[in-house]
RNA sequence: AGAGUUUGAUCCUGGCUCAGGAUGAACGCUAGCGGCAGGCUUAACACAUGCAAGUCGAGGGGCAGCAUGUCCAGCAAUGGAUGAUGGCGACCGGCGGAAGGGUGCGUAACGCGUGAGCAACAUGCCCUAUACAGGGAGAUACACCAGGGAAACUUGGUCUAAUAUCCCAUAGCAUUCAUUGAAGGCAUCUUUAAUGAAUUAAAGCUUCGGUGGUAUAGGAUUGGCUCGCGUGACAUUAGCCAGAUGGUGAGGUAACGGCUCACCAUAGCAAUGAUGUCUAGGGGUUUUGAGAGGAAGGCCCCCCACACUGGGACUGAGACACGGCCCAGACUCCUACGGGAGGCAGCAGUGAGGAAUAUUGGACAAUGGAUGGAAAUCUGAUCCAGCCAUGCCGCGUGCAGGAAGACGGCCUUAUGGGUUGUAAACUGCUUUUAUACGGGAGCAAUAAGGGUUACGAGUAAUCCGAUGAGAGUACUGUAUGAAUAAGGAUCGGCUAACUCCGUGCCAGCAGCCGCGGUAAUACGGAGGAUCCUAGCGUUAUUCGGAUUUAUUGGGUUUAAAGGGAGCGUAGGCGGGGGGUCAAGUCAGCUGUGAAAUACGUACGCUUAACGUUCGUCUUGCAGUUGAAACUGGUUUUCUUGAGUGCGUAUGAGGCAGGCGGAAUUCGUGGUGUAGCGGUGAAAUGCAUAGAUAUACCACAGAACACCGAUUGCGAAGGCAGCUUACUAAACUGUCACUGACGCUGAUGCACGAAAGCGUGGGUAUCAAACAGGAUUAGAUACCCUGGUAGUCCACGCUGUAAACGAUGAUUACUGGUUGUUUGCGAUACACUGCAAGUGACUGAGCGAAAGCAUUAAGUAAUCCACCUGGGGAGUACGUCGGCAACGAUGAAACUCAAAGGAAUUGACGGGGGCCCGCACAAGCGGAGGAACAUGUGGUUUAAUUCGAUGAUACGCGAGGAACCUUACCUGGGUUUAAAUGGGGAGUGACAGGCUUGGAAACAGGCCCUUCUUCGGACACUCUUCAAGGUGCUGCAUGGUUGUCGUCAGCUCGUGCCGUGAGGUGUCGGGUUAAGUCCCAUAACGAGCGCAACCCCUAUCGAUAGUUACCAGCACGUUACGGUGGGGACUCUAUCGAGACUGCCGGUGUAAACCGUGAGGAGGGUGGGGAUGACGUCAAAUCAGCACGGCCCUUACAUCCAGGGCUACACACGUGUUACAAUGGCCGGUACAAAGGGCAGCUACACAGCGAUGUGAUGCUAAUCUCCAAAUCCGGUCUCAGUUCGGAUCGAAGUCUGCAACCCGACUUCGUGAAGCUGGAUUCGCUAGUAAUCGCGCAUCAGCCAUGGCGCGGUGAAUACGUUCCCGGGCCUUGUACACACCGCCCGUCAAG
Repeated sequence: AGAGUUUGAUCCUGGCUCAGGAUGAACGCUAGCGGCAGGCUUAACACAUGCAAGUCGAGGGGCAGCAUGUCCAGCAAUGGAUGAUGGCGACCGGCGGAAGGGUGCGUAACGCGUGAGCAACAUGCCCUAUACAGGGAGAUACACCAGGGAAACUUGGUCUAAUAUCCCAUAGCAUUCAUUGAAGGCAUCUUUAAUGAAUUAAAGCUUCGGUGGUAUAGGAUUGGCUCGCGUGACAUUAGCCAGAUGGUGAGGUAACGGCUCACCAUAGCAAUGAUGUCUAGGGGUUUUGAGAGGAAGGCCCCCCACACUGGGACUGAGACACGGCCCAGACUCCUACGGGAGGCAGCAGUGAGGAAUAUUGGACAAUGGAUGGAAAUCUGAUCCAGCCAUGCCGCGUGCAGGAAGACGGCCUUAUGGGUUGUAAACUGCUUUUAUACGGGAGCAAUAAGGGUUACGAGUAAUCCGAUGAGAGUACUGUAUGAAUAAGGAUCGGCUAACUCCGUGCCAGCAGCCGCGGUAAUACGGAGGAUCCUAGCGUUAUUCGGAUUUAUUGGGUUUAAAGGGAGCGUAGGCGGGGGGUCAAGUCAGCUGUGAAAUACGUACGCUUAACGUUCGUCUUGCAGUUGAAACUGGUUUUCUUGAGUGCGUAUGAGGCAGGCGGAAUUCGUGGUGUAGCGGUGAAAUGCAUAGAUAUACCACAGAACACCGAUUGCGAAGGCAGCUUACUAAACUGUCACUGACGCUGAUGCACGAAAGCGUGGGUAUCAAACAGGAUUAGAUACCCUGGUAGUCCACGCUGUAAACGAUGAUUACUGGUUGUUUGCGAUACACUGCAAGUGACUGAGCGAAAGCAUUAAGUAAUCCACCUGGGGAGUACGUCGGCAACGAUGAAACUCAAAGGAAUUGACGGGGGCCCGCACAAGCGGAGGAACAUGUGGUUUAAUUCGAUGAUACGCGAGGAACCUUACCUGGGUUUAAAUGGGGAGUGACAGGCUUGGAAACAGGCCCUUCUUCGGACACUCUUCAAGGUGCUGCAUGGUUGUCGUCAGCUCGUGCCGUGAGGUGUCGGGUUAAGUCCCAUAACGAGCGCAACCCCUAUCGAUAGUUACCAGCACGUUACGGUGGGGACUCUAUCGAGACUGCCGGUGUAAACCGUGAGGAGGGUGGGGAUGACGUCAAAUCAGCACGGCCCUUACAUCCAGGGCUACACACGUGUUACAAUGGCCGGUACAAAGGGCAGCUACACAGCGAUGUGAUGCUAAUCUCCAAAUCCGGUCUCAGUUCGGAUCGAAGUCUGCAACCCGACUUCGUGAAGCUGGAUUCGCUAGUAAUCGCGCAUCAGCCAUGGCGCGGUGAAUACGUUCCCGGGCCUUGUACACACCGCCCGUCAAG
């Protein structure tokens, strides 16, 4: 000293929470010792029992009991007598029971604190001084006698004493009164001197030393009273008071006083908070805090109050009395029922209450107190001990060495390593503590009494002199032996400390944020670590952090917060000069501010805590002496603040009256005829009984077009036709007048839009409510047709608005630029100024930022108002106002960890701008209807294995399920297993052949049965260690892939801007297919993407010619590059060329664009392909593969047979074939490319209608072979369910294969279904494209291929254009979204 938490991120505002300290604490776990302290915070609840206040015989009468002595009786024991002695119960009397001890009920008060005052007072015991004590009297307790009563207690009679009581005397330095003089003070007065009058005393005892008594004065101490200041909450408590306020007189008191009373007056207190209600003993101090403050008032000290509750007095120096009295009440107890007794908030103790707080202990040894002459007695005050980790402080539980870094535990990438850890074991040492046995304090001073010294008695000094509860304690000596002694909490961040296992939004944790849904450092356990330590955590309370109530030290445009606005009272604040006072202010000094506490020094307990000494502090209050700048009081003066006069001029300023035209509706009659009106479209409505429209007339009410504007006026609300009267105001000019007269303004008063209310008018328009028509799922709305209050006027009420500039009023100061209104300079249209207003922009400065910026949100000053997390709530209650509606004031319980402001980046918008894409449009052909093929869903099933599911699943994984595949089902088998390797043991087999059972796998039987250099090799069996899993998790992963999207984007470095997130660059103007390029530019550059580089294709050239080619030459064939040859052409396959907006014209700054341009095979990325940025979808895949974790191990592994993946009321996707004449069928006929081929492709010949078969040849391929169809030519069919279409079914076959039943393809013959161009909707395609026609290949024994991947042949139409649909890019805007619009969120209903 800060930290966590609002957001995707940021800055701010703002709350919540944490880290620290403290406690009279409590609870949980744990616990060796000592010192010092502390210990009912709750029921001022009730109390059994014991103790806590007595003492004096040196005041008195006496003597019950005890002891001693004496006497008497008795042998003795013993009994009796005797106050004679020590002493003394009860009694009279004195002093003390008013202190000490306890508690905090009451009290918001002169109760307390602090400082003053008493000229208005008292004071026992103590000290000093002076004086005095003469004489007398009558009672009474006790005791005795006689009673009453259960008791407590009490009545009557008789006798008696005193330091008890009373009377007389004596006395003035006493008190009171009167008179006179003097002095003083503070108003009443006080002191002193003199004179006179009146009044009041006493007690004894004695050892003769003394002590006690009375009066007066003084001192000291203690108390009483009064005053200034300070000392809680609530205004949802605003008025209170009748002895109340004052006076006169009297009474009363120690004393002042309405303290009490009589009379008189009507005051007194209060917004500077009276009265009321609630709460509370106050202070020194304690705790926290940097301080200012806040909280507390336990222990200790001071003061107060109280003593079962309430009241009262008595005694006394002192009480209205804790352990006294009386009365009343409640409660408890005793009782003979008549009546009595009691008061732990003293010390112990009990019950109760409570989370919670101790012994019915010892002693008067010390200190202190009461009494006494003293000894002494009493003392639960006090001193000690006991209990409790309740706190603070101290000590210990060992120290050193010791690595095989042991065992064990835990973790791990596991032949190993790490950690626990020098820790342990082991070796050496020490002995605080502990245990045992010994020694053993200080606290004690002195009393009575005695001795010595000093001086004359008697005192003083000194010496001797009994007495210890604690306690045989503290302390100390010896011996023994590491011996007797460590726990608690935490470990996700804040906050120091990490891993494994278990659990699986369960159990649980949590101070805040939050953790837990199968890999939890956050739950539980373990190992380890961290922090503190005889304690450690938790809970509670409190201060701090919190500048989060802000005096120090906050704010109010938008975060909470400026009153709707003015006038103005109290109050606060206030211009210049001079004089004076000294209240505030400042300085010096004096008194006080108790002690303890705190701080510093020193000292004492072994140290510390603790204690002692000295000092400081106590920031305050009071007094006194000064100063005079500032504030203030007072006085004088000034003019600049403020106001007044005079003059010009301004304006929708206000109020009252008059007048005007346009429009609207209505009315009368006219013209006129079929609709009008209204809407997105309609309908309700009006209209042939004549509407709407049109023209004239007339009535009514309301509002004032154009001018008109960031215009003007007003305090705000607000104010608009013209005009008259009345009235208010700012400004400007003048500088004539007053001379600070000012500013603000709680309470108060008046003003205050619209709506609303009351009474009475008025009512044209418009129009809540209401009615109807539409819209809609509904439509109590938006739209339409009507329509009443109201809108207007007068009078009155209401008193609120986003009453906003969301910005209180006033004053001063502080840069510029540019409009506009009014006035002035001044006569002006030109000009530079001045003042007051009203706008825009931009600085400094401010601000969280947006922004404000001389009209401040800047810099300062004064005053007022308001705010303190969100919700609950501007609600409830109360009060006030109002006719009501409602307004003003204005909470709490409970609940959340946020709510909020500004700005940023995205995303989104049925926001905007620009642009692109077969996106739409324009076209061509399809799908959706039919049949079939195929995939999916669903259903079914023993199983119909699994995955893929909007676009981006569905002819997808699968480029080929009859068995196999195969993962599924049924049934039957195997358990080291299908494979490989290591260790150990055994055997000589294993394999093969034959055979039995069986569906096979498999199981059983028989036959045959090694090599060797003797080491072994090889093989098998058994055992052991490693297997196996298409089981789960694609949300643990790698790799791969889809999609946005071949869209033009995505970023970085440095710089700059911003508090920051971020921005800039990448924006802007053009241009492009493109973030492509150019220009501009606080940016300059760069990277991944684009483009290019690569492949195919289109043209040409060079090189090379075999299996390709054949122009020319030659040979040959019915025919054919067949042959010789050729290297021209085609072609093959390598290297090159070519195209770059390069040239021309135009436009343009440029980039670039335009052109039926030239040239060229090709022209503006020529066409196609490969190539896929940062990222998104927890997208897909654990079943292609790999892999973490989990799971199974005679089974979820593995083998075999059969079945299934091919099911079938149905739905969807993708396709094929069609519905026909641009066609079908028949015959003839032409032209490819790219690929494949030896368990293969097969020429050719023969057989078969054919699938195909038989024979045979070539080719391991530019050599042989598979090998074209649409086309073209001719014929036929003639619009029909057909010579279209071919499904389905029947029969007969072919081929592959172990095997075509479930479940193959093909062939022939027969059969000949639906279907006549397809609803809503929807798909592809912009040129060699669509459409159409065939061909090939992979997989493959065969094939369900109409699929996929390639190849060539024939070969179109259309694009005006970008309004709309979809998707995308850039810029901008709004946002309460950020899981990002499939978002967020409001209300109702239902359930809990």